[in-house]
Small-subunit ribosomal RNA, 5' domain from an uncultured Methylocystaceae bacterium, 483 nucleotides, folded computationally. The RNAcentral record of the full RNA draws on ENA, Greengenes and SILVA.
Context: one part of a larger RNA
RNA sequence: GAACGAACGCUGGCGGCAGGCCUAACACAUGCAAGUCGAACGAGAAGCCACCUUCGGGUGGUGGACAGUGGCAGACGGGUGAGUAACGCGUGGGAACGUGCCUUUCGGUUCGGGAUAACCCAGGGAAACUUGGGCUAAUACCGGAUACGCCCUUCGGGGGAAAGAUUCAUUGCCGAAAGAUCGGCCCGCGUCGGAUUAGCUAGUUGGUGGGGUAAUGGCCUACCAAGGCGACGAUCCGUAGCUGGUCUGAGAGGAUGACCAGCCACACUGGGACUGAGACACGGCCCAGACUCCUACGGGAGGCAGCAGUGGGGAAUCUUGGACAAUGGGGGAAACCCUGAUCCAGCCAUGCCGCGUGAGUGAUGAAGGCCUUCGGGUUGUAAAACUCUUUCGACGGGGACGAUAAUGACGGUACCCGUAGAAGAAGCUCCGGCUAACUUCGUGCCAGCAGCCGCGGUAAUACGAAGGGGGCUAGCGUUGUUC
Numbered sequence: 001g002a003a004c005g006a007a008c009g010c011u012g013g014c015g016g017c018a019g020g021c022c023u024a025a026c027a028c029a030u031g032c033a034a035g036u037c038g039a040a041c042g043a044g045a046a047g048c049c050a051c052c053u054u055c056g057g058g059u060g061g062u063g064g065a066c067a068g069u070g071g072c073a074g075a076c077g078g079g080u081g082a083g084u085a086a087c088g089c090g091u092g093g094g095a096a097c098g099u100g101c102c103u104u105u106c107g108g109u110u111c112g113g114g115a116u117a118a119c120c121c122a123g124g125g126a127a128a129c130u131u132g133g134g135c136u137a138a139u140a141c142c143g144g145a146u147a148c149g150c151c152c153u154u155c156g157g158g159g160g161a162a163a164g165a166u167u168c169a170u171u172g173c174c175g176a177a178a179g180a181u182c183g184g185c186c187c188g189c190g191u192c193g194g195a196u197u198a199g200c201u202a203g204u205u206g207g208u209g210g211g212g213u214a215a216u217g218g219c220c221u222a223c224c225a226a227g228g229c230g231a232c233g234a235u236c237c238g239u240a241g242c243u244g245g246u247c248u249g250a251g252a253g254g255a256u257g258a259c260c261a262g263c264c265a266c267a268c269u270g271g272g273a274c275u276g277a278g279a280c281a282c283g284g285c286c287c288a289g290a291c292u293c294c295u296a297c298g299g300g301a302g303g304c305a306g307c308a309g310u311g312g313g314g315a316a317u318c319u320u321g322g323a324c325a326a327u328g329g330g331g332g333a334a335a336c337c338c339u340g341a342u343c344c345a346g347c348c349a350u351g352c353c354g355c356g357u358g359a360g361u362g363a364u365g366a367a368g369g370c371c372u373u374c375g376g377g378u379u380g381u382a383a384a385a386c387u388c389u390u391u392c393g394a395c396g397g398g399g400a401c402g403a404u405a406a407u408g409a410c411g412g413u414a415c416c417c418g419u420a421g422a423a424g425a426a427g428c429u430c431c432g433g434c435u436a437a438c439u440u441c442g443u444g445c446c447a448g449c450a451g452c453c454g455c456g457g458u459a460a461u462a463c464g465a466a467g468g469g470g471g472c473u474a475g476c477g478u479u480g481u482u483c
Stems, first nucleotide, its partner, number of pairs: 001483004006479005013355006019348002021313001026311003030308003035072003040069002047062006079266003088191007097183002102179008110144004119134006150159003164171002192238003199229003204226008241263004245256004268289005291302004319345001321344003327341001328339004358388004368379004392424001394419005402410001427472005432453003438467005448455002
């Protein structure tokens, strides 16, 4: 000098764009953040209509709430960086794999069956919830048939599928092949510090058989062999998410990894699997633990490192806001529903950028302040005064783009027009040298200053104040960190 997710002190007019728990991966009240489909299925409340009525109501139709079975989605999106020195990441390759939804092609979509929730009845429990009996549907479940291609095969053969709905236009379902996308796995190279860590290793290294997986493989297992790694730093210890990038620098390099984007890991702590195309699953399940809450003491409930918000920690970091209008996502044929993703608004000078706080004229060089050699000098064209202007802000009126036939949270916002009036808008720091900027008073090695050198003990340009001056400016200075 530059930079910052900064903080602190003093000060503070406006706008645009961005950023905003770096600390306790500490604990969390409350609300919301993942639902949707009646064109898969049964049942069906309120309301409305009609009929009957013993005036209590009943029956039928319409209607469609709440819940249930079933499908798809909940593996995305959002958060965090604890762990991890690793094929985790980056880059370049590889073969032994999977892939719902989407696209293309070929073929099929047949006949049956038994249940079960909802519902009703009865019961247990404080609750969470739960037990028994009875009825019922399906694109839920099961069996038979069929098999272009598919799988297995001892090549003889064997095995294996489907689901319908409808407003009659469609749309589903099954098998197979291919594509696309996404993912799993393997390898070369690169990837912090410590040798005051020198030896490490028994599933260890390799082989064979078997198991397991979508798939290769000590991934697992039995047996066999005795290997494998290491001063080109193994092992151990410490630290750390990695990268594109960011900051600095002429570069080489050094430092760094906030925001945005890609990958990874995690979801109270530890472990486990289930479902599924995909998870060993943040707002799913089970077990154990710590913690919190409810309890009738028998037993239960919970997980903000989602968005807000609270306590705590801290020098320090925001609203318990609006809308699905746009973009995107999930479901649905669609209408539409959901979406704290997102788009916006709010707060904060946290940063960057832009603008303003007026312009011109104005000397008897007013007054006041300060200094003075008492003549004057300086503040200083500065003010006043006169003549103008009206950015920003204020007030009044109009009023978008973003959206396309419709639909706008933002928003009566941006922007435009008009009105009034210099009116509402300047501070911070420094002035001994480095280093731009000097005098007076006070103080008297005191009080104090200080980045370094150093100032202060009676004339201090170095302390404090004043006048004056320098620098930057809605900021200025200090502290911290990096180059």